RNA sequence: AGAAUCGCGCGCGGGAGAGACCUCAUUUUUGAGGCGCCGAAGGAGCAAGAGCCCCGGAAACUCUCAGGCAAAAGGACCGCCACGAUUCU
Numbered sequence: 001a002g003a004a005u006c007g008c009g010c011g012c013g014g015g016a017g018a019g020a021c022c023u024c025a026u027u028u029u030u031g032a033g034g035c036g037c038c039g040a041a042g043g044a045g046c047a048a049g050a051g052c053c054c055c056g057g058a059a060a061c062u063c064u065c066a067g068g069c070a071a072a073a074g075g076a077c078c079g080c081c082a083c084g085a086u087u088c089u
Stems, first nucleotide, its partner, number of pairs: 001089007009081001011080004019035001021034005036069003042065001043063003049055001
């Protein structure tokens, strides 16, 4: 110097789903309640594996505690950039 993996960032770009629902209070955006719905913050569950039990245990699968259901914001994840660690050449 190059490559791979991992981490990281008030950095740049992309980024889905689902009621701008109803009632009451407040008085114009917040609170409480009701019914319906979504999965891609976070969280929880399991498959393989060793005969069973026990143990163990991943996800974009399942659940929907949390979160969300106009726009904005947020957003798993993807690409780029910067930085760091490890390995290889």
Description: Model confidence (mean pLDDT): 75 of 100. The RNA shown here (Glycine riboswitch aptamer) has 89 nucleotides and comes from Candidatus Sulfopaludibacter sp. SbA3. The model forms 89% of the base pairs in the Rfam consensus. The sequence was found by an Rfam model in a public genome assembly. It matches the Rfam family "Glycine riboswitch aptamer". Its family is annotated with glycine biosynthetic process in the Gene Ontology. Rfam's curators write: This family represents the bacterial glycine riboswitch.